[in-house]
Molecule: Guanidine-I riboswitch aptamer
Organism: Ectocarpus sp. CCAP 1310/34
RNA sequence: GCAGCGGGCGUCUAGGGUUCCGGUUAUUUGAUUUAGCAAAUGAUGCAGGUCCGAGAGAUGCCAACCGGCGACCAGGUCGGUGAACACGGCGGGACAAAAUCCCGGGAGAU
Numbered sequence: 001g002c003a004g005c006g007g008g009c010g011u012c013u014a015g016g017g018u019u020c021c022g023g024u025u026a027u028u029u030g031a032u033u034u035a036g037c038a039a040a041u042g043a044u045g046c047a048g049g050u051c052c053g054a055g056a057g058a059u060g061c062c063a064a065c066c067g068g069c070g071a072c073c074a075g076g077u078c079g080g081u082g083a084a085c086a087c088g089g090c091g092g093g094a095c096a097a098a099a100u101c102c103c104g105g106g107a108g109a110u
Base pairs, nucleotide, nucleotide: 007062008061009060010059011058012057015052016051020049021048022046023044024043025042026041027040028039029038030037064081065080066079067078068077069076085105087108091103092102093101
């Protein structure tokens, strides 16, 4: 200097919005009236529930690899590893919508 590897799934979390439920609030209507209550419509993301959710967050499992047992092969079984590193746009995409989601361990930087 060039090239390559850094797998997959589940459950969560940080984070995210607003379909649905709930909350708050305005208006109208209804009954009743002291406060207040119910319904409809609108507004509001609201430390709530559902929902979305990490390569660079957590955790579990699998793939894969190594070894033991098994007299060949195949299959099986047991044990081990399953790691380390990881700065990052603009823009675009999905769902109701948004995002540390996806494009993306991408462009770029080191």